[in-house]
Molecule: transfer RNA
Organism: Candidatus Dojkabacteria bacterium
RNA sequence: GGGCCUUUAGCUCAGUUGGUAGAGCGCAUCAUUCGCAUCGAUGAGGUCAGGGGUUCGAAUCCCCUAAGGUCCA
Repeated sequence: GGGCCUUUAGCUCAGUUGGUAGAGCGCAUCAUUCGCAUCGAUGAGGUCAGGGGUUCGAAUCCCCUAAGGUCCA
């Protein structure tokens, strides 16, 4: 220098050919208990890596950039 893959909640990851952004763990509150833990209920937490484009509508399609991984040179 070139090819390919990945980037979504604090962490690990889903998101099935474009149509309301989710799960588990963690966190907060409540309930339970003499108290703690477990279990249960509710909730907070996201510019979907960044920018642009296409579209009525983009995490999803296209282009550029950044970071990481891998292969080739």